[in-house]
Molecule: c-di-GMP-I-GGC riboswitch aptamer
Organism: Desulfuromusa sp.
RNA sequence: ACUGAAAAAGCCAAACCUGCCGCAAGACAGGGGCGGAAAGCUACGGGUCUUCCAAAGAUAGCCGAGCUACCGAAU
Numbered sequence: 001a002c003u004g005a006a007a008a009a010g011c012c013a014a015a016c017c018u019g020c021c022g023c024a025a026g027a028c029a030g031g032g033g034c035g036g037a038a039a040g041c042u043a044c045g046g047g048u049c050u051u052c053c054a055a056a057g058a059u060a061g062c063c064g065a066g067c068u069a070c071c072g073a074a075u
Base pairs, nucleotide, nucleotide: 001075003072004071011036012035016031017030018029019028021026034061040067041066042065044064045063046062047059048058049057050056
């Protein structure tokens, strides 16, 4: 550099439940664990969703892009 060994340690945490915020999509906290090798961060491009329809929001666990990063074989 490449890569994720039907790998390991460690990490994150879908649905669902409870609380709480929001008109909503959804966010946050606890439980939970379907999954994840960037499921870390950024709404830059595309997509999807919401609404009080616009100089507005949500989604990074939809795809792409950018930036950054732990651990460990083979090559």